Notes: A computed fold for a 346-nucleotide part of an RNA from a Pseudomonadota bacterium, annotated as small-subunit ribosomal RNA, central domain.

Context: one part of a larger RNA
RNA sequence: CUGGGCGUAAAGAGUUCUGUAGGCGGUUGCGUAAGUUAGGGGUUAAAUCUUUGGGCUCAACCCAAAGUUGGCUUCUAAUACUGCGCUACUAGGGCGGCCUAGGGGACAGCGGAACUUACGGUGGAGCAGUGAAAUGCGUUGAUAUCGUAGGGAACACCAAGGGGGUAGCCAGCUGUCUGGGGGUCCGCCGACGCUGAGAGACGAAAGCGGGGGGAGCGAAACGGAUUAGAUACCCGUGUAGUCCACGCCGUAAACCAUGCCUGCUAGAUGUCCGACUUUAUGUUGGGUGUCGAAGCUAACGCGUUAAGCAGGCCGCCUGGGGAGUACGGCCGCAAGGCUAAAACUC
Numbered sequence: 001c002u003g004g005g006c007g008u009a010a011a012g013a014g015u016u017c018u019g020u021a022g023g024c025g026g027u028u029g030c031g032u033a034a035g036u037u038a039g040g041g042g043u044u045a046a047a048u049c050u051u052u053g054g055g056c057u058c059a060a061c062c063c064a065a066a067g068u069u070g071g072c073u074u075c076u077a078a079u080a081c082u083g084c085g086c087u088a089c090u091a092g093g094g095c096g097g098c099c100u101a102g103g104g105g106a107c108a109g110c111g112g113a114a115c116u117u118a119c120g121g122u123g124g125a126g127c128a129g130u131g132a133a134a135u136g137c138g139u140u141g142a143u144a145u146c147g148u149a150g151g152g153a154a155c156a157c158c159a160a161g162g163g164g165g166u167a168g169c170c171a172g173c174u175g176u177c178u179g180g181g182g183g184u185c186c187g188c189c190g191a192c193g194c195u196g197a198g199a200g201a202c203g204a205a206a207g208c209g210g211g212g213g214g215a216g217c218g219a220a221a222c223g224g225a226u227u228a229g230a231u232a233c234c235c236g237u238g239u240a241g242u243c244c245a246c247g248c249c250g251u252a253a254a255c256c257a258u259g260c261c262u263g264c265u266a267g268a269u270g271u272c273c274g275a276c277u278u279u280a281u282g283u284u285g286g287g288u289g290u291c292g293a294a295g296c297u298a299a300c301g302c303g304u305u306a307a308g309c310a311g312g313c314c315g316c317c318u319g320g321g322g323a324g325u326a327c328g329g330c331c332g333c334a335a336g337g338c339u340a341a342a343a344c345u346c
Stems, first nucleotide, its partner, number of pairs: 004317003007300002012314001014202002016019001017200002022195003026089002029086004034082002036078009049067007092192001093189004097184004104178007111155001115151008126137002163170002207248003211244002216242002221237004259313006267291010295302002319346003328339004
């Protein structure tokens, strides 16, 4: 080097979103001849190897002759494929016109319900809480009820097997700015493509820094119960946090536990967004679900949204524990993250 794999057994990186190197690359003709193929020359020490013959009684061993393959170099020839140069093309890709759906993103403003606080009115003994209680709150007037004012957070119904986004995620209403997508028509460019080691960007929650905010909820903490105990489950309080702006962190059962791209391989049915139409149980394109042909799979299951049949490129796995640890390096304010062993042991 060659092998087998990665939904659940070890294994798809959180997102391939941007894209470097590299690998791979549509149709036509011409040229070239680098790869490639054929033949020739040189070289590739001897020993070794293979075949044949021979010598030790055989063998091992030894002697001799012949020999292929392969490497490097050079010459001649061939031109199917690959490369390179030129040329032309339109099926891939991109741009444009028209139509179109959407919680895609950022910022600003506004709204009602609920909750809570303060003040005022009514009222007068309980309220709260549980399996039952107690702690707690209440005659300094609570709970309940009405009014006024303030505050913060989240947006019932619509709502769905629904929609959007690369992923993380995204939901009251309005406005401004803004990203991507789908359909259709041809019009244009003319292979401009695919993947992508590194790299960059984004990345839930918790956590961190200084600053604001703080209604409800609520790690920690305290109290009441329970219990043999109860550092818990239940109850009453309650700090950080949860919220905002800015800066870090960079993880997750970041899951479809399923990398991206392309082509090919029965259908049935629901749903979302388009186009066409002879309006019918219609045709067609793009999503999102369910069931299933062939096929695949250890089984479960997957099945045109593949885990089927193939190709291109990347990542990853190689018995369990030790261990995603130690050491080193890089990153971080820290917490820690990334990279990543061995002894030993079964």
The prediction has a mean pLDDT of 85. RNAcentral holds the full RNA, with entries from ENA.